[in-house]
Predicted 3D model of a 515-nucleotide part of an RNA (small-subunit ribosomal RNA, 5' domain) from Parcubacteria group bacterium Gr01-1014_20. The full RNA is in RNAcentral, with records from SILVA.

Context: one part of a larger RNA
RNA sequence: GGAUGAACGCUGGCGGCGUGGAUAAGGCAUGCAAGUCGUGCGGAACUAAUUUUGAAGAAGUUGCGAUUACAUCAAGGCGACGGAUUUAUUAGUUUAGCGGCGAACGAGUUAGUAACACCCUAGUACGUACCCCAAAGUCGAGAAUAGCUCAUCGAAAGGUGAGGUAAUACUCGAUGGUCUCGCAAGAGUAAACCCGCAAGGGGCUUUGGGAUCGGCUUAGGUCCGAUCAGCUAGUUGGUGAGGUAAUGGCUCACCAAGGCUAUGACCGGUAGGAGGGGUGAGAGCCCGAUCUCCAACGACGAGACUGAGACACGGCUCGUACUCCUACGGGAGGCAGCAGUCGAGAAUAUUCCACAAUGGGCGAAAGCCUGAUGGAGCGACGCCGCGUGCAGGAAGAAGGCCUCCGGGUCGUAAACUGCGGUAGUAAGGUAACAAUGCAAAUGAGUGCCUUACGGAAAGAGGUGGGUAACUACGUGCCAGCACCAGCGGUAAUACGUAGACCUCAAGCGUUAUCC
Numbered sequence: 001g002g003a004u005g006a007a008c009g010c011u012g013g014c015g016g017c018g019u020g021g022a023u024a025a026g027g028c029a030u031g032c033a034a035g036u037c038g039u040g041c042g043g044a045a046c047u048a049a050u051u052u053u054g055a056a057g058a059a060g061u062u063g064c065g066a067u068u069a070c071a072u073c074a075a076g077g078c079g080a081c082g083g084a085u086u087u088a089u090u091a092g093u094u095u096a097g098c099g100g101c102g103a104a105c106g107a108g109u110u111a112g113u114a115a116c117a118c119c120c121u122a123g124u125a126c127g128u129a130c131c132c133c134a135a136a137g138u139c140g141a142g143a144a145u146a147g148c149u150c151a152u153c154g155a156a157a158g159g160u161g162a163g164g165u166a167a168u169a170c171u172c173g174a175u176g177g178u179c180u181c182g183c184a185a186g187a188g189u190a191a192a193c194c195c196g197c198a199a200g201g202g203g204c205u206u207u208g209g210g211a212u213c214g215g216c217u218u219a220g221g222u223c224c225g226a227u228c229a230g231c232u233a234g235u236u237g238g239u240g241a242g243g244u245a246a247u248g249g250c251u252c253a254c255c256a257a258g259g260c261u262a263u264g265a266c267c268g269g270u271a272g273g274a275g276g277g278g279u280g281a282g283a284g285c286c287c288g289a290u291c292u293c294c295a296a297c298g299a300c301g302a303g304a305c306u307g308a309g310a311c312a313c314g315g316c317u318c319g320u321a322c323u324c325c326u327a328c329g330g331g332a333g334g335c336a337g338c339a340g341u342c343g344a345g346a347a348u349a350u351u352c353c354a355c356a357a358u359g360g361g362c363g364a365a366a367g368c369c370u371g372a373u374g375g376a377g378c379g380a381c382g383c384c385g386c387g388u389g390c391a392g393g394a395a396g397a398a399g400g401c402c403u404c405c406g407g408g409u410c411g412u413a414a415a416c417u418g419c420g421g422u423a424g425u426a427a428g429g430u431a432a433c434a435a436u437g438c439a440a441a442u443g444a445g446u447g448c449c450u451u452a453c454g455g456a457a458a459g460a461g462g463u464g465g466g467u468a469a470c471u472a473c474g475u476g477c478c479a480g481c482a483c484c485a486g487c488g489g490u491a492a493u494a495c496g497u498a499g500a501c502c503u504c505a506a507g508c509g510u511u512a513u514c515c
Stems, first nucleotide, its partner, number of pairs: 001515004006511005013386006019379002026342003030339003035101003040098002043095008057081001060078003065073002108297003118221002122217003126214002131210008139173004148163006179188003193202003223269003230260003235257008272294004276287004299320005322333004350376001352375003358372001359370004389419004399410004424453007432446002435442002459504005465484002470499005480487002
């Protein structure tokens, strides 16, 4: 001199783009972060239309009888009308459950790990849902179970029993080849339907190929310590078996006695790796925030289940610690997701808006979900840009400082005059991000233009030399300064204050760390 995810001190006008828990992988209140499909299924609820039933009431009519001079009352019957209630169908809306797909992605963190974890090289004993291409098929039957109803236990979480029901859920049979096994003969092995009047569309099963993603192996590379010198029994190899998608001591039985090591084994310490970042002329040295790729982890430890894929952050079981609820019998939980809170710390933000765009999941679609993402908010934390006015204005106001008392300096600086008008405020106009959707319609957030009003906005460090910039007063080896040598003991350009000046500037200094 450069640099930083910085912090601290003084100061602080605006905008754009970035960036922001580096410490306790410490504990967490609250909300949200993974759902979706009714074009797989049976129900349930509601609405509308059509349809079935037709209660109460009731105009009218009839009249067992009562009173009777007319007339009137009246049990009961019929009953237009009336619509309680009720049956079935169709259409629509909603959706608890079964079922399918997703939830293994996306998001976070760096604890562990010195290792095929990572980088790079070469391979193959392997798998791959959804997607693409090609070929063939999609026949028949059955037993259940949730939901539901009834009963019942429990404070709750949550169960238990009985009855009965559906499916693209489950099972069996048939068929069968481009499939598997086998030298061959032969043996074995599949499916599911839905929407539509139809045409057709969407699925399902099997096989082959592709694409994508992954598993495994592999030469080389990959920090410090020898005050760590020997380490190792599934250890090293073989045969056989098991297991796996697959190779393999991966596991087991038997056999052999091997294997690694001064080219550093083993042990200890430290550490996620890479693309990259900083510095430097380069060689090199240091670092691994943001972004991208890979790995590992999800309170700690262990285990498997489901599945194409997990040994699974917002799944399950067990153990441990901690926290919470409880009727004391028993239960519930996991922010290293986004916000937020406590703690520790020098120190690190909003319990915001929107799915409009990009992307993801589901769906035939409309669409729904999405703290991914797009935006806004906060912080001079960084970089970049802009501004704090422009022109005129005295041989030069007042005031400050210095003075040889003549004056000098701050200084065209101010006042004053004219002009312009960034930030902002108000009104009007307008574009893009943008396309999607049959259409109607749909913008979270951000800009540009015009007009009117509109001077609000400068500090920090330094001034003996290195090093740009000097005088006065105060102090008197005191108080203090200091990066180095050093300064201060009565005329201090080195301490403190003031004026002047220098440098940088919305910043300037200090500290820490790296080159």